[in-house]
Two RNAs folded together computationally: RNase P RNA and transfer RNA, 437 nucleotides in total.
RNA sequence: CCAGAGGGCCGGAUGACCGCUGUUAAGUGCUUUGGCGCAAGAUGGAGGAAAGUCCGGGCUUCACGAAAACACGGUGCCGGAUAACGUCCGGGCGCAGCGAUGCGACAGACAGUGCAACAGAAAACAAACCGCCGAUGGCCCGCAAGGGAUCAGGUAAGGGCGAAACGGUGGGGUAAGAGCCCACCACGGACCUGGUAACAGGGACGGUAUGGCAAACCUCACCGGAAGCAAGACCAAAUAGGGGCCGCAUAUGAGAUGUUUUCGACUCGUGGCCCGGGUUGGUUGCUUGAGGUCUUUGGUAACAAAGAUCCCAGAUGAAUGGUCAUCGAUUACAGAACCCGGCUUACAGGCCUUCUGGACAU
RNA sequence: GCUCCGGUAGCUCAGUGGUAGAGCAGGCGAUUGAAAAUCGCCGUGUCGGUGGUUCAAUCCCGCCCCGGAGCACCA
Numbered sequence: 001c002c003a004g005a006g007g008g009c010c011g012g013a014u015g016a017c018c019g020c021u022g023u024u025a026a027g028u029g030c031u032u033u034g035g036c037g038c039a040a041g042a043u044g045g046a047g048g049a050a051a052g053u054c055c056g057g058g059c060u061u062c063a064c065g066a067a068a069a070c071a072c073g074g075u076g077c078c079g080g081a082u083a084a085c086g087u088c089c090g091g092g093c094g095c096a097g098c099g100a101u102g103c104g105a106c107a108g109a110c111a112g113u114g115c116a117a118c119a120g121a122a123a124a125c126a127a128a129c130c131g132c133c134g135a136u137g138g139c140c141c142g143c144a145a146g147g148g149a150u151c152a153g154g155u156a157a158g159g160g161c162g163a164a165a166c167g168g169u170g171g172g173g174u175a176a177g178a179g180c181c182c183a184c185c186a187c188g189g190a191c192c193u194g195g196u197a198a199c200a201g202g203g204a205c206g207g208u209a210u211g212g213c214a215a216a217c218c219u220c221a222c223c224g225g226a227a228g229c230a231a232g233a234c235c236a237a238a239u240a241g242g243g244g245c246c247g248c249a250u251a252u253g254a255g256a257u258g259u260u261u262u263c264g265a266c267u268c269g270u271g272g273c274c275c276g277g278g279u280u281g282g283u284u285g286c287u288u289g290a291g292g293u294c295u296u297u298g299g300u301a302a303c304a305a306a307g308a309u310c311c312c313a314g315a316u317g318a319a320u321g322g323u324c325a326u327c328g329a330u331u332a333c334a335g336a337a338c339c340c341g342g343c344u345u346a347c348a349g350g351c352c353u354u355c356u357g358g359a360c361a362u
Numbered sequence: 363g364c365u366c367c368g369g370u371a372g373c374u375c376a377g378u379g380g381u382a383g384a385g386c387a388g389g390c391g392a393u394u395g396a397a398a399a400u401c402g403c404c405g406u407g408u409c410g411g412u413g414g415u416u417c418a419a420u421c422c423c424g425c426c427c428c429g430g431a432g433c434a435c436c437a
Stems, first nucleotide, its partner, number of pairs: 001358010012327007020045005027038004047333001051344002054342005059228004064264007072224005077091005092106001093104004107219002112217002114213002129159002131155003136152002139148003167185006186208001187206002191202004232284004242275007253268003277436003291310008363433007372386004380417001388404005410426005
């Protein structure tokens, strides 16, 4: 310098003027003295994804806790991190790449059930279409030795079909063949060694037995009660504090947001559907949190602990904008709505850093 | 904001691992003097898109796109 791989960060900047909105508040208007308003100044004001709502948690309610079984749903190599996770970190194995590195729903197919269209002779306790053989028994020729065709039959080495044909290569063997025998490789269950483990390595044994699919049912292990801030709590206003149908009960009973059971505690009537009426207000939940920044320590790392320091949107027809100047450039994806941890998807352009392969120069 | 459902031929819908169908509509022919009705024949699909599992995907799984529905309080 070229080509590539991984990680982190920014995502218009500065100034002036005019607005919008939260907090605080000098001051000020009205008042029935309880309050109700206005407001200078100061100060905060979108994101890395605020998104999709795909996972996990906090919080709240469901009459409430504990335990068990069933059902349903989810996860799935091993170890760790974490409040938790399907996330993250480290490792193993497989695949791709010269490599840095990337990708992987990566448990179980001797527990059982099931599936495999078409093609093909045969598709799962295998099978003889073509081909090969026909040693043995029979047939034909021959006096005989022997020869011939292939009826019985043998054969999975070769061809062909298929996504898949019941170990592979080489040698021996045979009538032709075949793990029939042998060597190497693959595979299998034990053993030994290393490792916390997944797994790796090793020598001997076994003649091959057990093909594929579990993002088919299922088995094993682990996890999960349900609903969601339009949850929930309070105040105010208004109306017809209404009506109909159905269910379970009347206390040795009944009562849930999967079903059933047991133990204790709670309530006394209660559950569901439909029709009709009223309001379209305010307060709270609401933002200090598994929070941010820096340093040190432990750990390969994810992360944890300690110390210092900071307060950083909280709207509810819903704020975060406009104009001008200079620079940079034609500026991407995109707008909080209870809050966090992740994943996924979208994204103009720019900066920093580590590593790999190659070329050249010293 | 939250929750749920759907996307298959021009339209309305079946199909849920094995060459994708039905009705209506459309085209051609028969019938008729002509038309309607009737009868016969015919064409049409990226199965919303894109990856994965599988020999094989409309169907099973993930992500994305589009469309639709429901959820306020009081008595």

It holds a member of the Rfam family "Bacterial RNase P class A". The family's RNA type in Rfam is ribozyme. Rfam describes the family as follows. Ribonuclease P (RNase P) is a ubiquitous endoribonuclease, found in archaea, bacteria and eukarya as well as chloroplasts and mitochondria.